């Protein structure tokens, strides 16, 4: 340093102000927010050269690029329970796998722009609700992509 095993910790933000109304953080005007990994023409620090630089090291950098995750659905399967004609049916909980699952244009610079700079757009599970929710309440003191660390075995 790498792989594997076990364990620990961490692991999501947001309607100000106003309009209508009996009622809306749900509609309208407007405001606000951006999980995880990868990529990276930006930025910082360092190193080398020192002249203008570099196939150098490292940190950081995308809501709309490539993927992942939560929610929902299905197959298979495990656990617990119920029914009966004992072989099936069915309820709840879990695991693997699969499915579903949103959104970007334009101008500039340049050798090159899906990531830089300017401008304008667009997107956001399910259930609930005196009226339709990315932002309220709830499942959720849950789950989670993953991140950091500890211990052990081996190379």
């Nucleotide at each position: 340093u790498u792989c594997c095993a076990u364990c620990u910790u961490c692991g999501g933000g947001g309607c100000a102000g106003g309009g209508u109304g009996a009622a809306a953080u749900u509609c309208c005007c407007g405001a606000c927010c951006g999980a995880c990994g990868g990529u990276g023409a930006g930025g910082g620090a360092c190193c080398c050269a020192c002249u203008u630089g570099g196939u150098g090291u490292u940190c950081u950098a995308a809501g709309u690029c490539c993927g992942u995750g939560a929610c929902c659905c299905g197959c298979u399967u495990g656990g617990c329970g119920c029914a009966u004609a004992u072989a099936u049916g069915u309820g709840c909980c879990g695991a693997u796998c699969g499915g579903u699952g949103g959104a970007c244009c334009u101008g500039g610079u340049g050798a090159g722009a899906a990531u830089c700079c300017g401008g304008g757009a667009c997107c956001g599970a399910c259930a609930g609700u005196u009226a339709c929710a990315g932002u309220c309440u709830g499942g959720a003191u849950g789950g989670g992509a993953g991140a950091a660390g500890a211990u052990g075995u081996a190379g």

Model confidence (mean pLDDT): 79 of 100. Predicted 3D model of a 155-nucleotide RNA (FMN riboswitch aptamer (RFN element)) from Pontibacillus salipaludis. The source organism's lineage runs through Bacteria, Bacillota, Bacilli, Bacillaceae and Pontibacillus. It was read from a public genome assembly, where an Rfam model found it.